[in-house]
Molecule: transfer RNA
Organism: Selenomonadaceae bacterium
């Protein structure tokens, strides 16, 4: 240098056929406890790596750029 594949909440990860973004842990509070820990409830957190385009409508389709990865050289 080429080619491929990943970037989504604090961490690990979904996300169908383009139609209003979730799950787990964590984290707050509140129940329970003498007091923690299990274990119950209810909630907060998002520019969907960055920029442009298609489109009534983009996390999802296109282009370009970083960043990480594997192959090739």
């Nucleotide at each position: 240098g080429c080619u491929u594949g990943c970037u989504u909440a604090g961490c690990c990860c979904a996300g169908u056929u383009g139609g209003u973004a979730g799950a787990g842990c964590a984290u707050u509070u509140c129940c329970g406890u003498c007091a923690c820990a299990u274990g119950g409830a209810a909630g907060g957190g998002g520019u969907c790596g960055a920029g442009g385009g298609u489109u009534c409508g983009a996390g999802u389709c296109c282009c370009c750029c970083a960043g990480c990865a594997a192959g090739c050289a």